[in-house]
Molecule: c-di-AMP riboswitch aptamer (ydaO/yuaA leader)
Organism: uncultured Desulfobacterales bacterium
RNA sequence: UCCCCCGCACAGCCGAAUUCCCUCCGGUGGAGGGGAGCGGGGGAACCACGCACGUUGGGGCGUAUCGCCGGGCAACCGGCGCAGGGCAAUCUCUUCGGCCCAAGCCCGUCAGCUAACCUCGCAGGCUUCGAGGGAAAAGCG
Repeated sequence: UCCCCCGCACAGCCGAAUUCCCUCCGGUGGAGGGGAGCGGGGGAACCACGCACGUUGGGGCGUAUCGCCGGGCAACCGGCGCAGGGCAAUCUCUUCGGCCCAAGCCCGUCAGCUAACCUCGCAGGCUUCGAGGGAAAAGCG
């Protein structure tokens, strides 16, 4: 000097997942309740859903869906593509190259849309690949 890892602080990223107040307790922490704000679900009329048979139940949150190939009794695992999503340092849009994800969970036979109305959540996980152009806004000198 460079690289990697860990911890702390600051700053921020993905996401709806922020903020304020009150009460209680064995008290420096914890529990409960309420308001605002953000997000999800259920729920009329109108509209939509054509009929019959066979097989298969159906639905929701989320970017995370579908197809093919291989292994395996199966669960599942691996690979290649696709729908879709992401790669931040003032913020946003855009171009090129490169890279990554493409999960997980819930309801329980039941739910189209849907005003009034009802109801639920406010977690968790992380730390920047480079190059070029334009517009707008803000701040500093």